[in-house]
RNA sequence: AUUCCGAAAAGGCAAACCCUGGGUAACCAGGGGACGCAAAGCCACGGGUCCCUUCAGCACGAUGGGAUAGCCGGGUUGCCGAA
Numbered sequence: 001a002u003u004c005c006g007a008a009a010a011g012g013c014a015a016a017c018c019c020u021g022g023g024u025a026a027c028c029a030g031g032g033g034a035c036g037c038a039a040a041g042c043c044a045c046g047g048g049u050c051c052c053u054u055c056a057g058c059a060c061g062a063u064g065g066g067a068u069a070g071c072c073g074g075g076u077u078g079c080c081g082a083a
Stems, first nucleotide, its partner, number of pairs: 005081002012037002017032006035070001041076003045073003048068005054062002
């Protein structure tokens, strides 16, 4: 120095919910607030889930578009260093 791992220390992030705003919606942003998180930093590549449109009136299915990274996998960057 790197990998695995996660004791301690320094910190970090921020679920639900509420308010304001954006969006057809899923959902997102800001403020408050903490359920939790060793990547709960970033990336829509694969799968899943959710929303919208069309086929076609509903459901199912298919196509196209969108969302979700705190659903899983993967990629990438990073703080500390006991066993």
This is a predicted structure of an 83-nucleotide RNA (c-di-GMP-I riboswitch aptamer) from a Nitrospirota bacterium. The coordinates come from a structure-prediction model, not an experiment, and the mean pLDDT is 88. Its Rfam family is "c-di-GMP-I riboswitch aptamer". Rfam describes the family as follows. GEMM was predicted in a large-scale screen for bacterial structured RNA regulatory elements. The source organism's lineage runs through Bacteria, Pseudomonadati and Nitrospirota.